RNA sequence: ACGGGUGGCCGCUCAAAGGCGGAUUUCGAUUCGCCGGCGGGAGGAAAGUCCGGUCUCCAUAGGGCAGCAUGCCGGCUAACGGCCGGGGAGGCUCGCUCAAAGCGAGCUUUACGGAAAGUGCCACAGAAAAUAUACCGCCCGUGGCGCGGGCUUUCGAGCUUGUGUCGGGGGUAAGGGUGAAAAGGUGCGGUAAGAGCGCACCGCGGCCGAAGUAAUUCGAGCCGGCAGGGUAAACCCCAUGCGGAGCAAGACCAAAUAGGAGGGGAGGAGCUGCCCGCUCCGUCCGACUCUCGGGUAGGUCGCUAGAGCCAGGCAGUGAUGCUUGGCCCAGAUGAAUGGCCAUCGCCCUUUACCGGGUACAGAAACCGGCUUACAGU
Numbered sequence: 001a002c003g004g005g006u007g008g009c010c011g012c013u014c015a016a017a018g019g020c021g022g023a024u025u026u027c028g029a030u031u032c033g034c035c036g037g038c039g040g041g042a043g044g045a046a047a048g049u050c051c052g053g054u055c056u057c058c059a060u061a062g063g064g065c066a067g068c069a070u071g072c073c074g075g076c077u078a079a080c081g082g083c084c085g086g087g088g089a090g091g092c093u094c095g096c097u098c099a100a101a102g103c104g105a106g107c108u109u110u111a112c113g114g115a116a117a118g119u120g121c122c123a124c125a126g127a128a129a130a131u132a133u134a135c136c137g138c139c140c141g142u143g144g145c146g147c148g149g150g151c152u153u154u155c156g157a158g159c160u161u162g163u164g165u166c167g168g169g170g171g172u173a174a175g176g177g178u179g180a181a182a183a184g185g186u187g188c189g190g191u192a193a194g195a196g197c198g199c200a201c202c203g204c205g206g207c208c209g210a211a212g213u214a215a216u217u218c219g220a221g222c223c224g225g226c227a228g229g230g231u232a233a234a235c236c237c238c239a240u241g242c243g244g245a246g247c248a249a250g251a252c253c254a255a256a257u258a259g260g261a262g263g264g265g266a267g268g269a270g271c272u273g274c275c276c277g278c279u280c281c282g283u284c285c286g287a288c289u290c291u292c293g294g295g296u297a298g299g300u301c302g303c304u305a306g307a308g309c310c311a312g313g314c315a316g317u318g319a320u321g322c323u324u325g326g327c328c329c330a331g332a333u334g335a336a337u338g339g340c341c342a343u344c345g346c347c348c349u350u351u352a353c354c355g356g357g358u359a360c361a362g363a364a365a366c367c368g369g370c371u372u373a374c375a376g377u
Base pairs, nucleotide, nucleotide: 001377002376004344005343006342007341008340009339010338012041013040014039018035019034020033021032022031023030024029043360047371048370050369051368052367053366054365055246056245057244058243067242068241069240070239071238072086073085074084075083076082087112088110089109090108091107092106093105094104095103096102113237114236118235119234120231121230122229135176136175137172138171139170140169142167143166144165145164146163147162148161149160150159151158152157184202185201186200187199188198189197203226204224205223206222207221208219209218210217211216250301251300252299253298260292261291262290263289264288267281268280269279270278271277308327309326310325311324312323313322314321315320345358346357347356348355
């Protein structure tokens, strides 16, 4: 990217032309019903309903708090948390190189603002996990004891010095050890031992300059010895954005029954068509009747021509935009889009024939994304 092809039979749904009939009519037509039946009839995800929009109704002076979302830079777009391009960082491979480091290329991943506002957390191990600290070690004094040397001696000892050991005090952060991570690295100087303590280079921060729209990159430039471990997919801070509900939105037409408002009203209804009679309801808190309005059932619209599809051209690295030509491609609602047969294709198996399999799944106002599912190619 594609996701079965062709033919036949039987069905389902929407429905064009045309025909018939009714109603209205300004005689042009409009509208309703019936017949008719050209033609159309699930997807790449129709799914999850996660994000963004169109549309509809409600709300809305302005501002703030709270909440949610997003978070390198630029672009695309109706919009987006999407997409494209670029930058930074990480991983893998290859080349240069003896190798490492470094440089270059390709592929790939990336929720990538702030850890110098504050708070919290960092298992085990370890001295210490962040106001630095000190286990071993190293160094300097010092007390006791042992041994040795030198000097003095009244021969008891005293003074001094070296060394070993035990203890206590101080310095240090080089080295060891722990850890995923240990307070810049290497070297020289320096020191009692050490230390950015000093210096050189590397790294880091700031300034300046250059390139770039920017993120950012580069600099044998200047300044600073360097102050600050990690974690914000912890709270939080900063910046930006966000009104709510959703097609069961919403608009229109509109029964029966009950209730409401207004008018009339002394009768009304049933038992047999009429009369009589009887029964029931009622006589102003009024049976019955007429009109009106709201709402329910039901119906119509919304509802499918659209940020549309196909082919081409132009602009752009690209997302995408512009343009030419062609096309019309579901619109149901107790809810259609199906079933069977033949044949071909594809896959599995087999020497071959035979045989078996052909997924995930299914519209419901519509569109752009993301994510998830998927036989086979």